[in-house]
Molecule: SAM riboswitch aptamer (S box leader)
Organism: Acidimicrobiia bacterium
RNA sequence: CGCUCAUCAAGAGCGGUUGAGGGACAGGCCCUGCGAAACCGCGGCAACCGGCCGACCGGCACGGUGCCAAUGCCUGAACGAUGAGUC
Numbered sequence: 001c002g003c004u005c006a007u008c009a010a011g012a013g014c015g016g017u018u019g020a021g022g023g024a025c026a027g028g029c030c031c032u033g034c035g036a037a038a039c040c041g042c043g044g045c046a047a048c049c050g051g052c053c054g055a056c057c058g059g060c061a062c063g064g065u066g067c068c069a070a071u072g073c074c075u076g077a078a079c080g081a082u083g084a085g086u087c
Stems, first nucleotide, its partner, number of pairs: 002086007013042005021031003025076004043068003048064003051060003072079001
């Protein structure tokens, strides 16, 4: 990368560096020098997998991810994202 399954209407910031983009894509519509995206520090949300409590329900948040504008922002698609497994 491909395939399979599940989920995607909830939730979650404050600094530093930097300096114009970003919201995957198309059309919209938004965010953004009152600082985008990226990187760093500390923090937080959540509970998919492992772990622990107590077999199920339930819980913890130790580990592995993930995430912290708007319903995956809306619409479209044989579209996208995350987790687990498999090749």